The part of an RNA shown here (large-subunit ribosomal RNA, domain II) has 685 nucleotides and comes from Candidatus Parvarchaeum sp.
[in-house]
Context: one part of a larger RNA
RNA sequence: GCCAGGGAGUGUAUGGGUGUGGCAAGCCGAAAGGCGAAGUGAAAGCGAGUGUGCGCAAGUAAUGAGGCACAGGAUAUGAAAAUAUCUAAGUCACACCUUUACGACCCGAAGCCAUUGUGAUCUACGCGCGGCCAGGACGAAGUCGGCUUUGCGGCCGAUGGAGGUCCGCAACCAAUCCUAGUAUAUCUGGCUGGGUGAGCUGCGGGUAGGGGCGAUAGACCACUCGAACAUGGCAAUAGCGGGUCCCCUCCGAAGUAUAUUUAGUAUAGCCUCGAGCGAGCUCGCACAUAGGGUAGAGCUACCGAUUAGAAGUUUCGGGAUCGAAAGGUUCCACCUUCUUCUCAAACUCCGAAUAUAUGUGCUGCGUAGACCUCGGGAGUCGGUUCGCUUGGGUAAGCUAGGCGGACGAGACUGAAAGGACAGUGACUUUGGUUAAGGUCCCUAAAUCUUAGUUAAGUGUACCUAAAGACGAUAAAAUCUUAGACAGUCGGGAGGUAGGCUCAGAAGCAGCCAUCCUUUAAAAAACGCGUCAUAGCGUACCGAUUGAGAUUUUAUUAUCUGAAGAUAUACGGGGCUAAACUAAGUACCGAGACCUGAGCAUCGAAAGAUGUGUAGGGGGGCGUACUAUGGGAUUAGAAGCUUGAUCAUAAGAUCAAGUGGAUCACAUAGUAGUGAAAAUCCUGGU
Numbered sequence: 001g002c003c004a005g006g007g008a009g010u011g012u013a014u015g016g017g018u019g020u021g022g023c024a025a026g027c028c029g030a031a032a033g034g035c036g037a038a039g040u041g042a043a044a045g046c047g048a049g050u051g052u053g054c055g056c057a058a059g060u061a062a063u064g065a066g067g068c069a070c071a072g073g074a075u076a077u078g079a080a081a082a083u084a085u086c087u088a089a090g091u092c093a094c095a096c097c098u099u100u101a102c103g104a105c106c107c108g109a110a111g112c113c114a115u116u117g118u119g120a121u122c123u124a125c126g127c128g129c130g131g132c133c134a135g136g137a138c139g140a141a142g143u144c145g146g147c148u149u150u151g152c153g154g155c156c157g158a159u160g161g162a163g164g165u166c167c168g169c170a171a172c173c174a175a176u177c178c179u180a181g182u183a184u185a186u187c188u189g190g191c192u193g194g195g196u197g198a199g200c201u202g203c204g205g206g207u208a209g210g211g212g213c214g215a216u217a218g219a220c221c222a223c224u225c226g227a228a229c230a231u232g233g234c235a236a237u238a239g240c241g242g243g244u245c246c247c248c249u250c251c252g253a254a255g256u257a258u259a260u261u262u263a264g265u266a267u268a269g270c271c272u273c274g275a276g277c278g279a280g281c282u283c284g285c286a287c288a289u290a291g292g293g294u295a296g297a298g299c300u301a302c303c304g305a306u307u308a309g310a311a312g313u314u315u316c317g318g319g320a321u322c323g324a325a326a327g328g329u330u331c332c333a334c335c336u337u338c339u340u341c342u343c344a345a346a347c348u349c350c351g352a353a354u355a356u357a358u359g360u361g362c363u364g365c366g367u368a369g370a371c372c373u374c375g376g377g378a379g380u381c382g383g384u385u386c387g388c389u390u391g392g393g394u395a396a397g398c399u400a401g402g403c404g405g406a407c408g409a410g411a412c413u414g415a416a417a418g419g420a421c422a423g424u425g426a427c428u429u430u431g432g433u434u435a436a437g438g439u440c441c442c443u444a445a446a447u448c449u450u451a452g453u454u455a456a457g458u459g460u461a462c463c464u465a466a467a468g469a470c471g472a473u474a475a476a477a478u479c480u481u482a483g484a485c486a487g488u489c490g491g492g493a494g495g496u497a498g499g500c501u502c503a504g505a506a507g508c509a510g511c512c513a514u515c516c517u518u519u520a521a522a523a524a525a526c527g528c529g530u531c532a533u534a535g536c537g538u539a540c541c542g543a544u545u546g547a548g549a550u551u552u553u554a555u556u557a558u559c560u561g562a563a564g565a566u567a568u569a570c571g572g573g574g575c576u577a578a579a580c581u582a583a584g585u586a587c588c589g590a591g592a593c594c595u596g597a598g599c600a601u602c603g604a605a606a607g608a609u610g611u612g613u614a615g616g617g618g619g620g621c622g623u624a625c626u627a628u629g630g631g632a633u634u635a636g637a638a639g640c641u642u643g644a645u646c647a648u649a650a651g652a653u654c655a656a657g658u659g660g661a662u663c664a665c666a667u668a669g670u671a672g673u674g675a676a677a678a679u680c681c682u683g684g685u
Base pairs, nucleotide, nucleotide: 001685002684003683004682005681006680011102012101013100015098016097017096018095019094020093021092022091023090026035027034028033039046040045050071051070052069053068054067058063072087073086074085075084076083077082105243106242107241108240112233113232114231115230117229118228124207125206127204128203129202130201131200132199133197135167136166137165138163142159143158144157145156146155147154148153172194173193177190178189180188181187209225211221212220246620247619248618249617250616251615256268257267258266259265260264269380270379271377272376273375274374275373276372280365281364284362285361286360287359288358289357290356296350297348298347304343305342308339309338310337311336312335317332318331319330320329321328322327383407384406385405386404387403388402389401390400391399392398412423413422414421427598428597429596431594432593433592437588438587439586440573441572442571446585448584449583450582451581452580453579459575460574467560468559469558471556472555473554474553475552476551477550478549479548487544488543489542490541491540493517494516495515498512499511500510523538526537527536528535599610600609601608602607621674623671624670625669626668627667628666629665631663632662639658640657641656642655643654644653645652646651
């Protein structure tokens, strides 16, 4: 892992509700007594049950149980007005749903406490009695002898044998290191350190859990230690994690507000089921009315920014200048007026559309009971994404909001693949038609038709910019057989080297002026050039040539710009259309739409409806046992194996074989009643 068996909303009490049944102003209980028949008030206390009208069901009608309204009544408060509660149906039993208390659906902590509980055969440190340390080296004190000294002493030679001394793969112990040993955490081996000492070691014995022991590491106290182990409190607690067992059917959420809180709850909101009432409700459309200060717009309409200019006043400010000074002139600034450029979430003289509220009409819904009210049961209070929009942020598959759609809880088709995009909301089946999107092959359907564009594999998915390059199309303007544009040939002059400046300044350093003449035309010179001249082109004119040329605007294609990590990436093949633009026709394509049949729900029918997580409601299938009833079975029960049939499903039935003694059905009832999951438990394999 697999198979089999086991495995999780239960029991008691209590409160609420629904249903059924009994009796009923009572019910239950043997009784005591409990609940109810009266309320109200903190309490002392006081203490109701009535009238009128409307009106649903029903009814020909009158009427009209309940119901509603007004009035009345009881109590409390209050001076009063008035306000609050009340103004007659319960009770017992059973079943189900649910609240609360208990282990309370099951499993799961780390922990806390208790016990004259068990442990020092491991290990820590004391204690008692023992054991062990090859060999070698160095050579302390002391002692002896000799020499020496006034003395203390000194020197030399022997002897001696000290030491947390030295060497040491002897034994023994062991810090460190190893990609060693099939190598696992303590083992072994190697390496390395200690190896007469604070040495190593055997046996006995001592210290016990908030305690021991500790050359201190929170180390060690039996593979357990920042408080051992065993048993008990104990099913500790867990707002956390995992799991929680048959079918069909109707409806169907929320990720929000407030409080606590922030992994959770409570109340409200949103869902469901039931009851009451009895006639309106209305999210869409139109109109009317009301308030608004957003978008926009505007600013000599405020406020705050803000460009340029003109005119003017005043001298208070600053600068410059003239003057002996008084003062003058001038510039800036300031102020006023006029013209002018540009702005504002926290500016507004203005000001929409939408939206909101109310009313009327329409639409839609509603006596098959809407709206509203009351009650039983919930779940939800981590949301996400897309479009439009408002903030924060350089930005984000970012973050905080508003409105709407979707996913969540939604299958199917398309987008290669895909929660949210496009199409479309799925009962079961038959046949057809379309949607989005497609029609060369993979791959269903056009190698379809017409007219263009692209040459870049652009593109065929998603438009990356400034800037640059090169095409197409359309329109407009200007020039043009009185000859345009481009090319070619020729001319392009004179006063004059204009004046000034300057070393020079002659068209061409700079300043001023920019005339005249001859002409077909020719600048007081557009560029190159010279030290300055010179020289070369240009404007301009003529000739030649002979039909279009130039410019602007708009639309559009392509190229460069152009950058990501294994190796090219339209889904691929591939395509010059099978790319792009503008049109057209046909076809394919979904569970959509139409259509035949069937099932279910609602409904008198006609007909409508049929997705669904959390969750609510309804109806069923199956298991074990009990009671009752009529039955089956040695002419073969249950069980098991195989096959077949029926039903929308849980499932049911039949046949054969096996088996060898019990079994099913119906009606009630009781529950240890349904497994694929829990690193589930036990067994097998």
The full RNA is in RNAcentral, with records from ENA. The organism belongs to Candidatus Parvarchaeum, within Archaea. The coordinates come from a structure-prediction model, not an experiment, and the mean pLDDT is 81.